[in-house]
RNA sequence: AGCUCAUCUCGAGGGGCAGAGGGAUACGGCCCGGUGAAGCCCCGGCAACCAUCGCGUGAGUCACGUCCGAGACAUCGGCGAGGCCGCGCGCGACAGGUGCCAACUCCGUCCCGCACCGCGCGGGAAAGAUGAGGA
Numbered sequence: 001a002g003c004u005c006a007u008c009u010c011g012a013g014g015g016g017c018a019g020a021g022g023g024a025u026a027c028g029g030c031c032c033g034g035u036g037a038a039g040c041c042c043c044g045g046c047a048a049c050c051a052u053c054g055c056g057u058g059a060g061u062c063a064c065g066u067c068c069g070a071g072a073c074a075u076c077g078g079c080g081a082g083g084c085c086g087c088g089c090g091c092g093a094c095a096g097g098u099g100c101c102a103a104c105u106c107c108g109u110c111c112c113g114c115a116c117c118g119c120g121c122g123g124g125a126a127a128g129a130u131g132a133g134g135a
Stems, first nucleotide, its partner, number of pairs: 003133006013043005021032003026109004044101003049097002052093007060084003064080002067078004105127001110124005
């Protein structure tokens, strides 16, 4: 690079260096930018994907029982109360691994529907971003 799954209208910025671009890519639009872009560093913050912890719950499984039923007397089913460094789901805590901190992923492009003088609206796809997974 490519594959699978989930999410993508929530949220969160100051300083230093730097010095002209930036908003992924192509085109179009619209924005941000010498009142300082990209990039790098420091500090701060947001969020909660993964990890960790707690609680609840479901299934599975393993014992147990002055319990119930069946039985070929080997056992089987039900019920009850438990166990599980385990599995699924939900909720919560934390902030370790990532990520992020203008504008819906800034908007459109391809398809469908609605509306239409015109402007437009909704859904989907594609592409992309982030996380997790496996090889």
Background: The RNA shown here (SAM riboswitch aptamer (S box leader)) has 135 nucleotides and comes from a Pseudonocardiales bacterium. Lineage of the source: Bacteria > Bacillati > Actinomycetota > Actinomycetes > Pseudonocardiales. The coordinates come from a structure-prediction model, not an experiment, and the mean pLDDT is 80.